[in-house]
RNA sequence: GGGCGUAUAGCUCAGUUGGCUAGAGCGCCACGUUGACAUCGUGGAGGUCACUGGUUCAAGUCCAGUUACGCCCA
Numbered sequence: 001g002g003g004c005g006u007a008u009a010g011c012u013c014a015g016u017u018g019g020c021u022a023g024a025g026c027g028c029c030a031c032g033u034u035g036a037c038a039u040c041g042u043g044g045a046g047g048u049c050a051c052u053g054g055u056u057c058a059a060g061u062c063c064a065g066u067u068a069c070g071c072c073c074a
Base pairs, nucleotide, nucleotide: 001073002072003071004070005069006068007067010026011025012024013023019057028044029043030042031041032040050066051065052064053063054062
């Protein structure tokens, strides 16, 4: 330098044919339970869907570019 893949909550990851007010487990906080802790139960907080632009009535999802990381080739 060329090709391919990945980027969504603090971590690990889902998200179907574009219709979504964006989800799960773990973690975190509060309450209940206990003499106390753990476990368990209930509830809650937490998101620039990597970035920029485009298409569309509507984009996490489609298109182009950029950035970071990984793999392959040279």

A computed fold for a 74-nucleotide RNA from a Planctomycetota bacterium, annotated as transfer RNA. The organism belongs to Planctomycetota, within Bacteria. The prediction has a mean pLDDT of 81.